The part of an RNA shown here (large-subunit ribosomal RNA, domain V) has 588 nucleotides and comes from a Candidatus Woesearchaeota archaeon. Taxonomically the source falls in Candidatus Woesearchaeota (Archaea, Nanobdellati). Its mean pLDDT, the model's own confidence on a scale to 100, is 80.
Context: one part of a larger RNA
RNA sequence: CCAGAGACUUCCAUUGGGACGAUAAGACCCCGUAGAGCUUUACUAUAGCUUGUAGCUGUUAUAUUGCUGUGUUUGCACAGUGUAUAGGGGAGGCUUCGAAGCAUUGUUUCCGGACGAUGUGGAGCCGACGAUGUAACACCCUACAGACAUAUUGAUAUGACUUACCUGAAAGGGAACACCUAUAGGCGGAUAGUUUGAGUGGGGCGCUACCCUCCUGAAAAGGUAUCAGGAGGAACCUAAGGUCAGCUCAGCCUGGUUGGAAACCAGGUGUAGAGUUUAAGAGCAAAAGCUGGCUUGACUGAGAUCUGCAAAGCAAAGGUUUCAGACGCGAAAGCGAGGUCUAGAGAACCCCUAUGUCCCUCUUACUGAGGGCUAGGAUUGAUAGAAAAGCUACCUCGGGGAUAAUUGAGUGGUGCCGUGUUAGAGUACAUAUCGACCACGGCGCUUGCGACUUCGUUGUCGGCUCUGCUUAUCCUGGCUGUGCAACAGCAGCCAAGGGUGCGGGAGUUCACCGAUUAAAAAGCACCGUGAGCUGGGUUCAGAACGCUGUGAAGCAGUUUGUUUGAUAUCUACUGGAAGUGUUGGGAG
Numbered sequence: 001c002c003a004g005a006g007a008c009u010u011c012c013a014u015u016g017g018g019a020c021g022a023u024a025a026g027a028c029c030c031c032g033u034a035g036a037g038c039u040u041u042a043c044u045a046u047a048g049c050u051u052g053u054a055g056c057u058g059u060u061a062u063a064u065u066g067c068u069g070u071g072u073u074u075g076c077a078c079a080g081u082g083u084a085u086a087g088g089g090g091a092g093g094c095u096u097c098g099a100a101g102c103a104u105u106g107u108u109u110c111c112g113g114a115c116g117a118u119g120u121g122g123a124g125c126c127g128a129c130g131a132u133g134u135a136a137c138a139c140c141c142u143a144c145a146g147a148c149a150u151a152u153u154g155a156u157a158u159g160a161c162u163u164a165c166c167u168g169a170a171a172g173g174g175a176a177c178a179c180c181u182a183u184a185g186g187c188g189g190a191u192a193g194u195u196u197g198a199g200u201g202g203g204g205c206g207c208u209a210c211c212c213u214c215c216u217g218a219a220a221a222g223g224u225a226u227c228a229g230g231a232g233g234a235a236c237c238u239a240a241g242g243u244c245a246g247c248u249c250a251g252c253c254u255g256g257u258u259g260g261a262a263a264c265c266a267g268g269u270g271u272a273g274a275g276u277u278u279a280a281g282a283g284c285a286a287a288a289g290c291u292g293g294c295u296u297g298a299c300u301g302a303g304a305u306c307u308g309c310a311a312a313g314c315a316a317a318g319g320u321u322u323c324a325g326a327c328g329c330g331a332a333a334g335c336g337a338g339g340u341c342u343a344g345a346g347a348a349c350c351c352c353u354a355u356g357u358c359c360c361u362c363u364u365a366c367u368g369a370g371g372g373c374u375a376g377g378a379u380u381g382a383u384a385g386a387a388a389a390g391c392u393a394c395c396u397c398g399g400g401g402a403u404a405a406u407u408g409a410g411u412g413g414u415g416c417c418g419u420g421u422u423a424g425a426g427u428a429c430a431u432a433u434c435g436a437c438c439a440c441g442g443c444g445c446u447u448g449c450g451a452c453u454u455c456g457u458u459g460u461c462g463g464c465u466c467u468g469c470u471u472a473u474c475c476u477g478g479c480u481g482u483g484c485a486a487c488a489g490c491a492g493c494c495a496a497g498g499g500u501g502c503g504g505g506a507g508u509u510c511a512c513c514g515a516u517u518a519a520a521a522a523g524c525a526c527c528g529u530g531a532g533c534u535g536g537g538u539u540c541a542g543a544a545c546g547c548u549g550u551g552a553a554g555c556a557g558u559u560u561g562u563u564u565g566a567u568a569u570c571u572a573c574u575g576g577a578a579g580u581g582u583u584g585g586g587a588g
Base pairs, nucleotide, nucleotide: 001586002585007580008579009578010577011576012575013574015572017571018570019569029400030399031398032397034396035395036392037391038390039389042194043193044192045191046190048187049186050185051184052183053182054181055180058161059160060159061158062157063156064155065154066153068151069150070149071148072147073146074145075144082137085143086142087141088140089139092126093125094124101120102119103118104117105116106115107114108113165174166173167172197210198208199207206227211233212232213231214230215229216228234383235277236339237338241295242294243293244292245291246290247289249273251269252268253267254266255265256264275284276283278344280342281341282340299325300324301323302322303321304320305319306318307317327336328335329334351377352376353375354374356373358372359371360370361369362368408452410449411448413447415443416442417441418440419439420438424434425433461536462534463533464532466528467525468524469523470522471521474499475498476497477494478493479492480491481490482489502514503513504512542560543559544558545557546555547554548553
């Protein structure tokens, strides 16, 4: 000096791997005693509709009927002349103002009669006494029950009227109805306000581990969790309680008519193997078991204490013990305020019941009403106790990685790949090849598990594109064994340089099919790759079918539809430019 290459520094341009890139306090999921929209046979109300009653609202007729007053009349066991309502008075009462009797007739009836009206008749009839009987009659008074008549005042039903009221310009029409007002009942998502629990190996579905008891867990004091394991309770009993006395059970052996393995009888043995209302555990033999007698202590008050609730507090409820009263049983000592012990339980408000020379309010007072005190009852099982159904994909807010769906990390049952051992198959022979049972591993690709990271956001399936890696090798290469003659195979060892393709329908991964091929290997890289593409699927809003639901709506059922935004600061890669100084090669 020449050519190419590399390094460093600075810069330009691209690409879009990374900065769990930026944007938006996640729309999925759960939670909140958060919200909203919608539904209904959720709860509670309201509008509206409807029915009754009252007011506005008056006159009158008929029928039926209620209360009250007046009058008339009726009142039957048997016996008794005979149809005795009850009580009282009563010895007389009625009758020429027409008695008995008779005829006609009405009402009623227990069919015997009773009470009337008219005519006739022309002087007696009834009671008392006596008899019967629970009660004695004439006549009078009062009361009860029924019937009839009448009066007042109501009610109901059906009519008529006109002056309220309504309508109409008027005439007229309607009419005490309607409208309106008040009040009571019914219907009432048309409207409104709300509720619609919790636990939970996410939530939902399931279940109740939501109150109480026993055993195990529970680690030899006490206490101790899980949707841990095994079982029970929300009662029953006037005897299955109390007390006193007597007795001994289950089983087995021997013997005994029918009688047998088992009925009943006798004897023996028998620590409990029975029984004890009810689970389990504990306890119990002259009993706590079985049988019998008498009984109500399963009573009324008061105190302390324990459990409930270990070692802080806490209610109902339950127990233990003492005192007083009144009792039961027992000769007595004594025992007994339920059941041998541990389960069988329930607040306030409202309501109901009971007691009392009790208290308060209203009433002048008596009385009555209401409230209180005390005791008891009635119930809340989500059991220390709100009065309460759903949908939301039209959704919203506040939060959560306290909690699910995806990745990751952990684990590896499941999955895949091996190893040991050698029964067996392989004609014979474990190991050419295949290989049960059993035992031991590897991987982190499948599917699970738990819920550690992320919910102020890591874009979710498949395909396309593009690159790197692993080997447990499908092909190609080198070897070994063979039940390897050769060809072709089978099995194994080394080996990751290269290759591993094209189509069909389905969104598909996968799988199936077709024709080729040396072969059409398996995987990993945030199930590689959406600030690279696509958007067929899944997974918003619209719509439809089937099915489910009373409905709003719902469905790992189907179908159709459905915004893929923005940018490149750093880093990285790719391409390029300039500069710096250096090394090596060639030439001089």